[in-house]
Molecule: Glycine riboswitch aptamer
Organism: uncultured Azohydromonas sp.
RNA sequence: CUCGCUGGAGAGAGGCCGCACCCGCGCUGCGGGCGGCCCACCGAAGGGGCAAGCGGCAGGCGCCGGAGGGCGCCCCCGCCAAUCUCUCAGGUAAAGCGGACAGCCAG
Numbered sequence: 001c002u003c004g005c006u007g008g009a010g011a012g013a014g015g016c017c018g019c020a021c022c023c024g025c026g027c028u029g030c031g032g033g034c035g036g037c038c039c040a041c042c043g044a045a046g047g048g049g050c051a052a053g054c055g056g057c058a059g060g061c062g063c064c065g066g067a068g069g070g071c072g073c074c075c076c077c078g079c080c081a082a083u084c085u086c087u088c089a090g091g092u093a094a095a096g097c098g099g100a101c102a103g104c105c106a107g
Base pairs, nucleotide, nucleotide: 001107002106004104005103006102007101012039014038015037016036017035018034021033022032023031024030025029040092041091042090046088047086048085049084053079054078055077056076059074060073061072062071063070064069
């Protein structure tokens, strides 16, 4: 790192519209699925951002030195973590799916 098994949180059963399609019913309507729009919310697929530190460095300031120069700090740039943060993606009754991470087993 990978396969398998197990555990695994959070947040609206939101509002409005649609009946083209499917299902049900008490049937020219109602309900559900589904589709569109809107608002609210979650963070643990994925993705973005940031620290110390390391490196670079024209310049600025200070210190050391007789000088060449050296050291430190500031500014700027690059690399750089998460369960932090953003909420793009994804998600928000139960079930199901997904799920960072953890345990076990094997390669």